[in-house]
Molecule: c-di-GMP-I riboswitch aptamer
Organism: Bacillota bacterium
Formats: sequence, C1' cells, structure tokens
RNA sequence: CUUCGUCAAGGGCAAAUCUGCCGAAAGGCAGAGACGCAAAGCCACGGGCCUAAGAUCCGCGGAGACUAGAUGAGACUGCGGGUUAUGGCAGCCGGGUUGCCGGG
Repeated sequence: CUUCGUCAAGGGCAAAUCUGCCGAAAGGCAGAGACGCAAAGCCACGGGCCUAAGAUCCGCGGAGACUAGAUGAGACUGCGGGUUAUGGCAGCCGGGUUGCCGGG
C1' cells in the first nucleotide's frame, strides 16, 4: 500500500421503548435504555423508501352579493380524497471518503 474479517486485545456505536424539546409531518436533538452492528464513523452522488406544510386537481357543503326571479359561473370559506419535495431516511442498497486490531 492492498485485500480479507476469525475464537483474539483495547475499545466504539446504539434499535425498540420511555421522558423532555424542535417540527405540519416524516423525522431530528438530549437523557435513560440495548435489538443489534467490523465501519450501525462521515457525505444525499445514484436507486429506493417515508412525510405533504405550501401548491394544484376532484368531490361534498356553507354564507353573502348581483339579477324581475331563479339557476349557473367566478371569488371567499369548511371538510374529505388524489398528485407533488423545496422536507426527511446513511441502522435500505450502491457509491465516495476516513479509521482500530488481526490474518494474507
């Protein structure tokens, strides 16, 4: 330098869950806690997955105005559903990058 990971040695990280905080949510941070992990260190480059605030479409409803009167259209407003990332997931996979020990 490169490749592999195996009872070693010294260690490291921390799933679910609970508590608090941030967030619309997914999720994140901190403490407790360990399911597990040889990169479960770091990076959203590729794929995939999660969420849908905002935007947009559809459906149902509401109030008021105009009009001779009503319907309708447009705008406003409430609820439900669909689509969508600019929001996320590195402990989904690949990729990039740094690294302990041991073997070749």